[in-house]
Context: one part of a larger RNA
RNA sequence: UGACGGGGACCCGCACAAGCGGUGGAGCAUGUGGUUUAAUUCGAAGCAACGCGAAGAACCUUACCAGCUCUUGACAUCCUAAUCGCGGAUCUAGAGAUAGAUCUUUCAGUUCGGCUGGAUUAGUGACAGGUGCUGCAUGGCUGUCGUCAGCUCGUGUCGUGAGAUGUUCGGUUAAGUCCGGCAACGAGCGCAACCCUCUUCAUUAGUUGCCAUCAGGUUAUGCUGGGCACUUUAAUGAUACUGCCGAUGAUAAGUCGGAGGAAGGCGAGGACGACGUCAAGUCAUCAUGGCCCUUACGGGCUGGGCUACACACGUGCUACAAUGGUAACUACAAUGGGAAGCAAUACGGCGACGUGGAGCAAAUCCCAAAAAGUUAUCUCAGUUCGGAUUGUUCUCUGCAACUCGAGAGCAUGAAGUUGGAAUCGCUAGUAAUCGUGGAUCAGAAUGCCACGGUGAAUACGUUCCCGGGUCUUGUACA
Numbered sequence: 001u002g003a004c005g006g007g008g009a010c011c012c013g014c015a016c017a018a019g020c021g022g023u024g025g026a027g028c029a030u031g032u033g034g035u036u037u038a039a040u041u042c043g044a045a046g047c048a049a050c051g052c053g054a055a056g057a058a059c060c061u062u063a064c065c066a067g068c069u070c071u072u073g074a075c076a077u078c079c080u081a082a083u084c085g086c087g088g089a090u091c092u093a094g095a096g097a098u099a100g101a102u103c104u105u106u107c108a109g110u111u112c113g114g115c116u117g118g119a120u121u122a123g124u125g126a127c128a129g130g131u132g133c134u135g136c137a138u139g140g141c142u143g144u145c146g147u148c149a150g151c152u153c154g155u156g157u158c159g160u161g162a163g164a165u166g167u168u169c170g171g172u173u174a175a176g177u178c179c180g181g182c183a184a185c186g187a188g189c190g191c192a193a194c195c196c197u198c199u200u201c202a203u204u205a206g207u208u209g210c211c212a213u214c215a216g217g218u219u220a221u222g223c224u225g226g227g228c229a230c231u232u233u234a235a236u237g238a239u240a241c242u243g244c245c246g247a248u249g250a251u252a253a254g255u256c257g258g259a260g261g262a263a264g265g266c267g268a269g270g271a272c273g274a275c276g277u278c279a280a281g282u283c284a285u286c287a288u289g290g291c292c293c294u295u296a297c298g299g300g301c302u303g304g305g306c307u308a309c310a311c312a313c314g315u316g317c318u319a320c321a322a323u324g325g326u327a328a329c330u331a332c333a334a335u336g337g338g339a340a341g342c343a344a345u346a347c348g349g350c351g352a353c354g355u356g357g358a359g360c361a362a363a364u365c366c367c368a369a370a371a372a373g374u375u376a377u378c379u380c381a382g383u384u385c386g387g388a389u390u391g392u393u394c395u396c397u398g399c400a401a402c403u404c405g406a407g408a409g410c411a412u413g414a415a416g417u418u419g420g421a422a423u424c425g426c427u428a429g430u431a432a433u434c435g436u437g438g439a440u441c442a443g444a445a446u447g448c449c450a451c452g453g454u455g456a457a458u459a460c461g462u463u464c465c466c467g468g469g470u471c472u473u474g475u476a477c478a
Stems, first nucleotide, its partner, number of pairs: 001478002003475003007472007015462002019426005026318008034309002042053002064304007073127001077126002079123006087104007107117003129293002132291003138287002140282003143278001145276001150189006156165003169180003195270004200238007209228003214225003241264001244258005320419001324378006336367003341360002346355003385416001390411007432454007
């Protein structure tokens, strides 16, 4: 000087407390461990691994296993030789890779020299290739403490020196934020602000959007003329700064109350992550040193596996019902996506869906039905709760749904009556609850990312648990 203390003082955080809802019990989905297996590819491991890499394993992916098969190789450059192509179609053998046969096709420039370029094939070796090892050799990227308020430097001063000072102290703040004081005076990286979205208003613009006024028309509808007021869209600008008033404070920084205002003291949310810590994670995104393989640890293919199943754990979904189930009826969103696509109307089907195809590269058309809502019924039951499981008949995608997809109809109708110890999230348009869209994607979400609808309770407070910050104290630790 740090680190540590079941030392002290002060402060903060959904840390506790006050509340609301969960997990832990059930069934299922998903990840992991374990076990099994020819293989169940690899990585991730307290917080900070475990719906994680994976925004999507039937083949492919795919790295794993079995079998078949190739050896200058699926891919790159160089050398030599040959040819002028390549490519396409058909047939045979085979699980296919592949092997063989037939047909078709016959590059460009040119100084007409096999001269140049390009392509293919063959040969030869230099080499290619490796998701093989080392993340404790590395780059890059990322997590974490933590959006915590800290981390440092120059000059000066003090100290023999390591170092100290500044950065401590008194107030104050979300903040090393600001003020005052001070052997310090300044500065940098962080904080804040500058950026984006939301909230209010103005201007500009008026189609694909809108319809107040005017006219026309209809069973009905901005449907038509017309208009750009309003709504809205999207560009520019304004607005909030403790600016004003009072109190308080050291006359300061600020704090408390008030006015006006759409909004008030950081207005709400996002992006943004200091010096560093964990030899944290990643050699399987990529790059890369070293080591290793080179008729194989490389390449191609078929089939299998990654989907196994006495079990254990994590994360979720659905429930156990009446704030509910079922049936009927009927309102109100926002974000998005659409051409190898989204697909109206119509017709067929109980339905998944099929036929067909208007319109739409979209404020125009479509996906698109929002759902929680209202009324009726059920009357507390393992039920008209719950939907697992199983049988059967189908639909769709796709070369192909056996291993191993999703969906529909009929039948079946399991566990489950609110969950032990323990444990998690959340302070407002939040929790809870309700549906909607998207990425990936042929098909395949209860996951992920977003969107809006309805919309709470509670916070006395900081004694205690956990994490963190500042000062101080002890130390046999570094």
Molecule: small-subunit ribosomal RNA, 3' major domain
Organism: uncultured bacterium